This is a predicted structure of a 508-nucleotide part of an RNA (small-subunit ribosomal RNA, 5' domain) from uncultured Acetatifactor sp.
Context: one part of a larger RNA
């Protein structure tokens, strides 16, 4: 000098764009953050309407049960989605990340392309009803019922498995194609008849899994480490290779090119600095990873070992009728605590994107916006011109003057920004605008409402007076202060930067 997610002191007009718990991965009141589909299904309740017509009134209609149609509500079965999006950085020195490869060792819902197919049956169960248990959470028994829920059967072009064959090919294990024999496995309907779905197979696309080369902090005051350990054969398991797991066999494997152990740490694109080489750093944004109160486990599923799912154990909090239950903000706000320190319990789904739905639409603290904070960067303003050999005041003085100083006043203008009034968007494809009466435009008005902070001994731009008297104090280094201090304090003046200026901390 530059930089910062900064903090502190003094000061503070406006706008745009960003940024905002670096500490306790401490504990959390309250609300919201993941639902949706009636065009998969049965029932319940409500409303409207049509048919119907009991009883009553006594003939004009009102009108219960029941049946139908349309709409709505909440629960249930079922489907898809809750594996995305959002948060955090605890752990991790590792194939975690980066980069480049491999997969002749793999999977892939929704989406696209293509081919073929959807025949015929069955048994249940929630809801519901009745009864029972419990303070509650919730549960039990009996009975009824539906499906795109569940289970057989048939069919199998193509597919899987087994067996051997032929051709082509490759980087060992092998791969691809073709036909053969045996064997195995599918399906679902809905609808307003436009369409939406179902099953099988192949390919694609997308997303993932796994493996490998290289790179990736400090300590040797850590030198030896390891028993499923290293390899093999066979098996199990998996989507899949593999000591991943198991039986047996062999006795290996790693290490001064730093194993093991200990410490620290999420990694990267980037960011800061620097002429570069390098050094530092990884907040915001983007990619990957890991985690979701702590530890463990699996279930479902195309996908999880699953933040707002389940089970067990631990700690903690809450409810309880003491028998037993409930909970998990490292989602958005917000609270306590910790701290030098970090914001609103806001608005809207209008846009973009996501989930569901044929759609209308619903949901979305993602997101878009608004609020708070000079936290940062950028822009603008706090007026412009004229105005004396120069008012007053103040400071100083050699008492003559000098400085403040064209500065002020005065005169002539302008009207940014703020304020007031009127108009008023784009952002939206047919409808729909939170932002927002915002941006922007116009008008009137008035110099009005808007300047501070640090420094002035040298480094280093900027000097005098008074006070003080090694005191009080200053200080980044050198050093100032003991009676004329340009170094302390105040004043006048000056210098620098400016809605900021200084200080502290950290990095180059």
């Nucleotide at each position: 000098g530059g930089a910062u997610g900064a903090a502190c002191g003094c000061u503070g007009g406006c706008g745009g764009c960003g940024u905002g718990c670096c500490u306790a991965a401490c504990a959390c009141a309250u609300g919201c953050a993941a639902g949706u589909c009636g065009a998969a299904c049965g029932g319940g309740c409500c409303u409207g309407u049509g048919c119907g017509g009991a009883a009553a009134c006594c003939u004009a209609g009102u009108g219960a049960a029941g049946c139908g149609c349309a709409g709505g509500c909440a629960a249930g079965u079922g489907g898809c989605g809750g594996a995305c999006g959002g948060g955090u950085g605890a752990g991790u020195a590792a194939c975690g990340c980066g980069u480049g490869g491999a997969u002749a060792a793999c999977c892939u819902g929704c989406c696209g392309u293509a081919u073929g197919c959807a025949g015929g049956g069955g048994g249940a169960u929630a809801a519901c009803a009745g009864c029972c248990g419990g303070a509650a959470a919730c549960g039990g028994c009996u009975g009824c019922u539906a499906a795109u829920a569940c289970c057989g059967c048939a069919u199998a072009a193509g597919c899987g498995c087994a067996c051997g064959g032929u051709g082509c090919c490759g980087c060992a294990u092998g791969g691809c194609a073709c036909a053969g024999u045996g064997u195995g496995a599918a399906a679902a309907g809905g609808g307003a008849u436009a369409c939406c779905g179902g099953c099988a197979u192949a390919c694609g696309a997308u997303g993932g899994g796994u493996c490998c080369g290289c790179g990736u902090c400090c300590g040797a005051u850590u030198a030896g480490c390891c028993a499923g350990u290293u390899g093999g054969c066979g098996g199990g398991g998996u989507a899949g290779u593999g000591g991943c797991c198991c039986a047996c066999c062999a006795a290996a494997g790693c290490g001064a090119c730093g194993a093991u152990c200990g410490g620290u740490a999420g990694c990267c694109g980037g960011c800061c600095u620097g002429a570069g080489a390098g050094g530092g750093u990884g907040g915001a944004c983007g990619g990957c990873c890991a985690c979701a109160u702590u530890g463990g486990g699996a279930c479902u599923g195309a996908g999880a070992c699953a933040c707002g799912g389940c089970c067990c154990a631990g700690a903690c909090u809450c409810c309880u009728a003491c028998g037993g239950g409930a909970g998990g903000c490292a989602g958005c706000a917000g609270u306590g605590g910790g701290g030098a320190a970090u914001a609103u319990u806001g608005c809207a789904c209008a846009a973009u994107g996501g989930g569901g739905g044929g759609a209308a639409c619903c949901c979305u603290g993602a997101u878009g916006c608004a609020g708070c904070a000079a936290c940062g960067c950028c822009g603008c303003g706090u007026g412009g011109g004229u105005g004396a050999a120069g008012a007053a005041g103040u400071a100083u003085u050699u008492c003559g003057g000098u400085a403040u100083g064209u500065a002020a006043a005065g005169c002539c203008c302008u009207g940014u920004c703020a304020g007031c009034a009127g108009g008023g968007a784009a952002g939206a494809a047919g409808g729909a605008g939170a932002c927002g009466g915002u941006a922007c435009c116009u008008g009137a008005c008035c110099a009005a409402g808007a300047a501070g902070c640090c420094c002035c001994g040298g480094c280093u731009a900027a000097c005098u007076a008074c006070g003080u008297g090694c005191c009080a104090g200053c200080a980044g280094c050198c050093g100032c202060g003991g009676u004329a201090a340009u170094a302390c304090g105040u004043a006048g003046g000056g210098g620098g930067c400016a809605a900021g200026c200084g200080u502290u901390a950290u990095c180059c």

RNAcentral holds the full RNA, with entries from SILVA.